This is a predicted structure of a 730-nucleotide part of an RNA (large-subunit ribosomal RNA, domain II) from a Candidatus Thorarchaeaceae archaeon.
Context: one part of a larger RNA
RNA sequence: GCCGGGGAGUUGGUGGGCGUGGCAAGGAUAAGGCGAAGAGCCGUAAACUGAGGGAAACCAAUAAGCCCGCAGCCCGUAAGGGUCAGGGGCAACGUGUCAUAAGCGCGUGAAGUCACUCCCAUCAUACGAGAAGCCAGUCGAUCUAGGCCUGGCCAGGGUGAAGCCGGGCGAAAGUCCGGUGGAGGCCCGAGAGGGUUAUGACGUGCAACUCUUUCCGUUGAGCUGGGCGUAGGAGUAAAAGGCUUAUCUAGACUGGGGAUUGCUCGUUCUCCGCGAAGUUGGUCGCAGCCAAGCCCUGCCCGAGGUAUCACGUGGCGUAGAGCACUAACGGAUUGGCCCGGGAGGCGUCAAGCCUUUCACCAUCCUAGAAACUCCGAAUCUGCGUGAACCAUAGACGGCAGGAGACGGGUGCCCGGGGUAAGCCAGGCAGGCCGAGAUGGGGAGAACCGAGAGUGCGGUUAAGGUCCCUAAGCACCAGAUAAGUGCGGUGAAGAAGGGCGUCGAGAGCCCCAGACAGUCUGGGGGUGAGCUUAGAAGCAGCUAUCCCCGAACGAAAGCGUAACAGCUCACAGACCGAGGCUCUCGGCCUUGAAAAUGGACGGGGCUAAAUCUGGUCACCGAUACCGUACGGCACGCGGGUAACUCUGCGUGAUCCGGUAGCGGAGCGACCCGGUCGGAUAGAAGUGGGGGCGUGAGCUCCCGUGGACCGUCCGGGUUUGUUAAUCCUGGC
Numbered sequence: 001g002c003c004g005g006g007g008a009g010u011u012g013g014u015g016g017g018c019g020u021g022g023c024a025a026g027g028a029u030a031a032g033g034c035g036a037a038g039a040g041c042c043g044u045a046a047a048c049u050g051a052g053g054g055a056a057a058c059c060a061a062u063a064a065g066c067c068c069g070c071a072g073c074c075c076g077u078a079a080g081g082g083u084c085a086g087g088g089g090c091a092a093c094g095u096g097u098c099a100u101a102a103g104c105g106c107g108u109g110a111a112g113u114c115a116c117u118c119c120c121a122u123c124a125u126a127c128g129a130g131a132a133g134c135c136a137g138u139c140g141a142u143c144u145a146g147g148c149c150u151g152g153c154c155a156g157g158g159u160g161a162a163g164c165c166g167g168g169c170g171a172a173a174g175u176c177c178g179g180u181g182g183a184g185g186c187c188c189g190a191g192a193g194g195g196u197u198a199u200g201a202c203g204u205g206c207a208a209c210u211c212u213u214u215c216c217g218u219u220g221a222g223c224u225g226g227g228c229g230u231a232g233g234a235g236u237a238a239a240a241g242g243c244u245u246a247u248c249u250a251g252a253c254u255g256g257g258g259a260u261u262g263c264u265c266g267u268u269c270u271c272c273g274c275g276a277a278g279u280u281g282g283u284c285g286c287a288g289c290c291a292a293g294c295c296c297u298g299c300c301c302g303a304g305g306u307a308u309c310a311c312g313u314g315g316c317g318u319a320g321a322g323c324a325c326u327a328a329c330g331g332a333u334u335g336g337c338c339c340g341g342g343a344g345g346c347g348u349c350a351a352g353c354c355u356u357u358c359a360c361c362a363u364c365c366u367a368g369a370a371a372c373u374c375c376g377a378a379u380c381u382g383c384g385u386g387a388a389c390c391a392u393a394g395a396c397g398g399c400a401g402g403a404g405a406c407g408g409g410u411g412c413c414c415g416g417g418g419u420a421a422g423c424c425a426g427g428c429a430g431g432c433c434g435a436g437a438u439g440g441g442g443a444g445a446a447c448c449g450a451g452a453g454u455g456c457g458g459u460u461a462a463g464g465u466c467c468c469u470a471a472g473c474a475c476c477a478g479a480u481a482a483g484u485g486c487g488g489u490g491a492a493g494a495a496g497g498g499c500g501u502c503g504a505g506a507g508c509c510c511c512a513g514a515c516a517g518u519c520u521g522g523g524g525g526u527g528a529g530c531u532u533a534g535a536a537g538c539a540g541c542u543a544u545c546c547c548c549g550a551a552c553g554a555a556a557g558c559g560u561a562a563c564a565g566c567u568c569a570c571a572g573a574c575c576g577a578g579g580c581u582c583u584c585g586g587c588c589u590u591g592a593a594a595a596u597g598g599a600c601g602g603g604g605c606u607a608a609a610u611c612u613g614g615u616c617a618c619c620g621a622u623a624c625c626g627u628a629c630g631g632c633a634c635g636c637g638g639g640u641a642a643c644u645c646u647g648c649g650u651g652a653u654c655c656g657g658u659a660g661c662g663g664a665g666c667g668a669c670c671c672g673g674u675c676g677g678a679u680a681g682a683a684g685u686g687g688g689g690g691c692g693u694g695a696g697c698u699c700c701c702g703u704g705g706a707c708c709g710u711c712c713g714g715g716u717u718u719g720u721u722a723a724u725c726c727u728g729g730c
Stems, first nucleotide, its partner, number of pairs: 001730006011124007019116005026048001032042003052059002065090004072083004092108006127266004134256006145230001147228007154220001156188003159184001163180007191218001193216002198212001200211002232248001234244003269665006279292005294404001295402006304390003308387008320375001321373002326369001330365003334362003340358007408433003413427002416424002438449003453629007463619003466603003472616001474615006485605002496590003500587010517574005523547003528542003553568001556567003630655002632651007666719002668716006675709003684703008
């Protein structure tokens, strides 16, 4: 990894509910008794129901009336009418409200009870599997830590303490020298022991800690054999939370025990109908739960309902707009002036007065505003009316039962934070994904088209029509030369540039010859004056005249030390028809840098297969149309005790679907009954055919060699590709 087998909502009590059945103003027993019995009979106590109201004391629903009116039935061509079960309203009745006539609350014209299937809740292990843990009792010191007892071991070399001996010196104490001696948690270094470095090898290893190298270290706090002892909140520890048998911030084993887990994974056949939520409130609550909202199922009622649009009438003070209010800053003018500051003048000094300025007050102007508003939309929203749509095939509403869900995401719009983000947190509304297939977009959850019951045929949508690739190398008129483009433009490319090119407009020049080009001239007074070493058109300053002329600047540029020299302006000749400038627009270009050579999906494309404007065709979806069939819903009829069943009709307004709810079925095993098959070959199994929407059913051949099937009823721990599932095999 594959295959076979095993593998998950069970059982009991209690409560609620749908359904079915028995009996019914009652229904049913329980414990227990009789009994062979779990059958049957007896047992009638408690509880439930038969009356309610009231805190309680206490009181206690007569007879059955009137009106409306759905369905049904009857009449009617129809409109409509009649009768109206159920239903609704009123009246009546009981009781409470310290009195009780009214009002109000709760009740009243009888339906319950027992059993069973199924659903839900709850208590129990409670759908299966899974903790780390907590507690108790035991077992461990053959590993390891510490200790005790008893043994063993330490190559070789070096250093050379005390003491002792001899000698010298000394009065002595002593001291010095030589020798001897052999001390030391002394030195070097094998073995033993350790485990530093290479952060080497190895890293499905030789190995659940090894190998190589290197290093530490070797008479000691040394190493080591055997025996003994200390233990689980305990031991032991030169202390690292180390070690206590590959287990240690509390060992292992067994038990409480199926601990608990709001977390994770898994949860087994089919078809049919409907179909969610990720919001609000609460919560020792935030990975959970409860309630509401949203979904499903059943029942009741009986005529309206409102997602949408229009109009009318209200609500809000946003976008925008504005300066009528508010007036910080700035400015202006005139006026005021009390207090105040500076300057000047008058006043002999002073008090005081005058002028001016600043400040202050008033007025005016200006700016901008989330925390301004004289104004003020759209959107949204309340109410009314209408349209439209939905609704007797039962809407809206109500009751009962069952859920799931309470991590959402994304597109458009709106603002906030952030340089930004496939970023963060929001608002409005609610499209889409979630739970939505299919066509397009190269590919793609949510962008465009479109909501898929099945088959066939046709037509379109989005998007496309050179080839890949279905359909136009379509047509008309322009643009682009950049492979721009063939993607994007509400900017995946800017501000700013372009004598690239196309178009529009305006002005000016032009056959009395424009513009460009070529040839010629481009002079004289004069080297203007000043300045200066020089200053001659051309360093600088001032002025910028006159003459000849077709024209020629007291010079626009290069140049020289200064001159010289070369152009220009300006003019003539040649030539012969458009030229120059500005503004606006289209396409193109520059601005423009990223990681393989590399991206229009690719090939490739240039009067296009690009772009702009226009035209006609065609292709293209599970969309739309047609048709056939299936399912479902509803109606009518047949049939039935009733359902199931069955025939016909209707469905433009039914048939995508996760969680989930509801309905109908298929298959397995066992029991009872019934009808059958089988040695003339059962079950099982290999291959093949047929039927059914499907789970599945059935037939034939082979194999196999003894049991098996239909129908009805009952029962069951009844269905497996998944749980790193368990187990066996290969």
NCBI's taxonomy places the organism under Archaea, Promethearchaeati, Candidatus Thorarchaeota, Candidatus Thorarchaeles (nom. nud.), Candidatus Thorarchaeaceae (nom. nud.). The coordinates come from a structure-prediction model, not an experiment, and the mean pLDDT is 80.